[in-house]
RNA sequence: GCCCCUGUAGUUCAACGGAGAGAACAGAAUCCUCCUAAGGUUCGGAUACAGGUUCGAUUCCUGUCAGGGGCA
Numbered sequence: 001g002c003c004c005c006u007g008u009a010g011u012u013c014a015a016c017g018g019a020g021a022g023a024a025c026a027g028a029a030u031c032c033u034c035c036u037a038a039g040g041u042u043c044g045g046a047u048a049c050a051g052g053u054u055c056g057a058u059u060c061c062u063g064u065c066a067g068g069g070g071c072a
Base pairs, nucleotide, nucleotide: 001071002070003069004068005067006066007065010025011024012023013022018055027043028042029041030040031039048064049063050062051061052060
């Protein structure tokens, strides 16, 4: 330098182009308990960035950025 893959919550992962973006673990509050652990209930928290297509984009297209792999 060229090609391919990936980027969603603190972490690991979901989500036919159709709408409240969901789950587990983690965190906070609360219940239970003499206390702790365990357990129950509730809450907060995310689509890498910028454009485009579309009635509608996490999803499709382009560019940039970041990570991984291959070739040279």
Molecule: transfer RNA
Organism: Patescibacteria group bacterium